[in-house]
RNA sequence: UCCACGACAAGGCAAACCCGUGGUAACGCGGGGACGCAAAGCCAGUGCCCUUGGUGCUAAUUCAAGGGUCGAACGGUUACCGAC
Repeated sequence: UCCACGACAAGGCAAACCCGUGGUAACGCGGGGACGCAAAGCCAGUGCCCUUGGUGCUAAUUCAAGGGUCGAACGGUUACCGAC
């Protein structure tokens, strides 16, 4: 130095919930707050969720368009610190 790994420490992120705020919704943003996280950084490709419309004809399916989600999981990509 590279790969693998995740003990101690430094530094980092921030679930639920509460307040404010945007959105029809999924959900987002700001503040408080910490359940957790070694990629809980980034990317919406798979998946999942929402809305509208079509098919169907009342209820299941399916298709299209638009949107959301990477803190379920998979995939892609980049990276901090440091023992065994």
A computed fold for an 84-nucleotide RNA from a Pseudomonadales bacterium, annotated as c-di-GMP-I riboswitch aptamer. Its mean pLDDT, the model's own confidence on a scale to 100, is 80. The sequence was found by an Rfam model in a public genome assembly.